[in-house]
RNA sequence: GGGCAGGUAGCUUAGCCGGGAGAGCGCAGGACUGAAGAUCCUGAGGUCGUGGGUUCAAGUCCCAUUCUGCCCA
Numbered sequence: 001g002g003g004c005a006g007g008u009a010g011c012u013u014a015g016c017c018g019g020g021a022g023a024g025c026g027c028a029g030g031a032c033u034g035a036a037g038a039u040c041c042u043g044a045g046g047u048c049g050u051g052g053g054u055u056c057a058a059g060u061c062c063c064a065u066u067c068u069g070c071c072c073a
Stems, first nucleotide, its partner, number of pairs: 001072007010025004019056001027043005049065005
């Protein structure tokens, strides 16, 4: 330098024939307990890496860019 995959909540991640942003763990509150743990219920938490474009509508499609991993040279 070229190619491929990936970046979504604090962490691990689902969602890729365009239309509700979700799960587990963690965190907060409550129930239970003598207390804690486990369990159950509820809740908070997201510029979907960044900047543009297409579209009535973009995590999803297109372009550029940045970071991580792998392969080729």